[in-house]
Context: one part of a larger RNA
RNA sequence: UAGUAGCAGCGAUAGUCGGGUGAGAAUCCUGACGGCCUAAUGAGCAAGGGUUCCUCAGCACUGUUCGUCAGCUGAGGGUUAGCCGAUCCUAAGUCUAUCCGUAAUUCGAAAUAGACGAAAUGGGAAGCUGGUUAAUAUUCCAGCGCUCGUAUGCAGUGAAACCGACGCCUCGGGGUCGACCAAGCCGGGCCUUCGCCCGGUCGAACUGUCCAAUUCCGUGGAAGCCGUAAUGGCACGAAGCGGACGAACGGCAGGAUAGCGCAAGUUGGUUCAACCUGGGGCCCGUGAAAAGGGAGCAUACGAUCCGUACCGAGAUCCGACACAGGUGCUCAUGGCGGCGAAAGCCAAGGCCU
Numbered sequence: 001u002a003g004u005a006g007c008a009g010c011g012a013u014a015g016u017c018g019g020g021u022g023a024g025a026a027u028c029c030u031g032a033c034g035g036c037c038u039a040a041u042g043a044g045c046a047a048g049g050g051u052u053c054c055u056c057a058g059c060a061c062u063g064u065u066c067g068u069c070a071g072c073u074g075a076g077g078g079u080u081a082g083c084c085g086a087u088c089c090u091a092a093g094u095c096u097a098u099c100c101g102u103a104a105u106u107c108g109a110a111a112u113a114g115a116c117g118a119a120a121u122g123g124g125a126a127g128c129u130g131g132u133u134a135a136u137a138u139u140c141c142a143g144c145g146c147u148c149g150u151a152u153g154c155a156g157u158g159a160a161a162c163c164g165a166c167g168c169c170u171c172g173g174g175g176u177c178g179a180c181c182a183a184g185c186c187g188g189g190c191c192u193u194c195g196c197c198c199g200g201u202c203g204a205a206c207u208g209u210c211c212a213a214u215u216c217c218g219u220g221g222a223a224g225c226c227g228u229a230a231u232g233g234c235a236c237g238a239a240g241c242g243g244a245c246g247a248a249c250g251g252c253a254g255g256a257u258a259g260c261g262c263a264a265g266u267u268g269g270u271u272c273a274a275c276c277u278g279g280g281g282c283c284c285g286u287g288a289a290a291a292g293g294g295a296g297c298a299u300a301c302g303a304u305c306c307g308u309a310c311c312g313a314g315a316u317c318c319g320a321c322a323c324a325g326g327u328g329c330u331c332a333u334g335g336c337g338g339c340g341a342a343a344g345c346c347a348a349g350g351c352c353u
Base pairs, nucleotide, nucleotide: 015033016032017031018030019029020028034352035351036350037349042331043330044329045328048311049310052309053077054076055075056074057073058072062070063069082146083145084307085306088123089122093116094115095114096113097112098111100108101107127144128143129142130141131140147303148302149301150300151299152298153297154296162293163292167282168281169280170279171278172277173276174275178271179270180269181268182267183266184201185200186199187198188197189196190195202259206254207253208252209251210250215244216243217242218241219240224234225233226232260265283287317326318325334346335345336344
């Protein structure tokens, strides 16, 4: 230089105390108290990364301080599939060969032929529940299932219709999970009692079975009736009555003297994501294709190869950084509140570098 630069200034203001370990602790572990996130700071995936995952041993480096800690250093371990995906199919489109052009081509359009082209999120044969590891699990194990191929046997001679296979908006009906209400039962908390509060009351795929709407058939015979949330329907046959086909990831039964739970392991109702089914409206916009299915039954055998760890972000990706930036899909139904995926508050879960 100078009382100068700096110290607060992200709608994520976050820590404090006790105990432990250790040579060493504001920073690691642990207990309590106190806070933060709720269309995310939670959960499941894709792209991308590539061992960062788990365990042990460390602190020279990295960590904007410290460090006994770590996405750091060293060593060892870890990714298990007929049924999740790739593999198969075709899409916009791409490539190769032929052909022709040129002195020549790793160049070039059309045509013909062949091949490629979708890992969350197009189509598509088939798996669920529980248990288990320090680290994987619809993959291992247990239980119970299913599909395709080959072989053999039986049946069959129909092979096609049709399905796959589809816009946007809106309104009905069926309807599970969830949520809420009421009751019983079980467990827990508070409490001298009365009583109040909290939580639970489970259980899959698969196999069988049941049916609403639509459509159709028989009967019937309406000249103003029938019907809807709404549009509407009808002698080219309405209402009424009877029947055929016929839905759900739906109900019921088995599955299950499987499993799970310390135990109880029931019932009724309301509103109803998903899923199923039907009506109406809109378009100078009319809303893919192919593989495949449709196409039997029984028994035996077979089902190779590739992906599978972990992060998926206010520290594992892209931004030179442990960067307040950027980054696709799903859970969208936890409670109070409310028109609401709003504000605010709180569970579950996750954090307080």
This is a predicted structure of a 353-nucleotide part of an RNA (large-subunit ribosomal RNA, domain III) from Halobacteria archaeon HArc-gm2. The prediction has a mean pLDDT of 88. The source organism's lineage runs through Archaea, Methanobacteriati, Methanobacteriota and Halobacteria. The full RNA is in RNAcentral, with records from ENA.